SAM riboswitch aptamer (S box leader) from Paenibacillus solanacearum, 112 nucleotides, folded computationally.
[in-house]
RNA sequence: CUCUUAUCCAGAGUUCGGUGGAGGGACUGGCCCGAUGAAACCGCGGCAACCGGCUUGCUUGUCAAGCACGGUGCAAAUUCCUGCAAGGCACGCAUGCCUUGGAAGAUGAGAG
Numbered sequence: 001c002u003c004u005u006a007u008c009c010a011g012a013g014u015u016c017g018g019u020g021g022a023g024g025g026a027c028u029g030g031c032c033c034g035a036u037g038a039a040a041c042c043g044c045g046g047c048a049a050c051c052g053g054c055u056u057g058c059u060u061g062u063c064a065a066g067c068a069c070g071g072u073g074c075a076a077a078u079u080c081c082u083g084c085a086a087g088g089c090a091c092g093c094a095u096g097c098c099u100u101g102g103a104a105g106a107u108g109a110g111a112g
Stems, first nucleotide, its partner, number of pairs: 001112008013044001016043004023033003027083001029081002046074002050071003053067005058061001079104001084101007
């Protein structure tokens, strides 16, 4: 990098301290965040429970519940909304709103 698969309306400093000094929220269009300090890096604390591990249960399983020890991950706004398709509502049109599915993306696990 590609493929398969699961999850993505919950949760955790709207980042606490240090370095840093203008960007950031993947991309598009919006809309936001940011000198009351962006990204990035380091430290401490936190969330979650995907993989491994451990404990308990009985229905012995591709099981359930729990722990948070190891490996990842995560911490503004639902993946911030959106894009493509179908359906519904309002409307003379433009357009707006709602629902479902998809695409794209992110993360884990597995494969090449």
The prediction has a mean pLDDT of 84. The RNAcentral record of the sequence draws on Rfam. The source organism's lineage runs through Bacteria, Bacillati, Bacilli, Paenibacillaceae and Paenibacillus.